[in-house]
RNA sequence: UGACGAUAAUGGCAAACCUUCCGAAAGGAAGGGACGCAAAGCUUUGGGUCUAAGCCCUUACAAAGGGUAUGACAGCCAGGCUACCGAA
Numbered sequence: 001u002g003a004c005g006a007u008a009a010u011g012g013c014a015a016a017c018c019u020u021c022c023g024a025a026a027g028g029a030a031g032g033g034a035c036g037c038a039a040a041g042c043u044u045u046g047g048g049u050c051u052a053a054g055c056c057c058u059u060a061c062a063a064a065g066g067g068u069a070u071g072a073c074a075g076c077c078a079g080g081c082u083a084c085c086g087a088a
Base pairs, nucleotide, nucleotide: 004086005085012037013036017032018031019030020029021028022027035075041081042080043079045078046077047076048073049072050071054068055067056066057065058064
């Protein structure tokens, strides 16, 4: 330095759930809370998943139904970038 990862050390993050706020929703932010995490740090590049406001289609109109990401998830998988510690 690269790989690897311990019932080691120092620290870190924080699922569900609850409260408030934002959002059409998916979801997000803050506080509480810990299921877990060795990248649960960052990044939508590929795949996947969720949602459907707007738009399109069906319809005489409305209602209703269907389609669609330009919305979201990095704690779904892979890729990329960066990083603490050091037993085997």
Predicted 3D model of an 88-nucleotide RNA (c-di-GMP-I riboswitch aptamer) from a Bacillota bacterium.
Taxonomically the source falls in Bacillota (Bacteria, Bacillati).
The prediction has a mean pLDDT of 89.
It matches the Rfam family "c-di-GMP-I riboswitch aptamer". Rfam's curators write: GEMM was predicted in a large-scale screen for bacterial structured RNA regulatory elements.
The sequence was found by an Rfam model in a public genome assembly.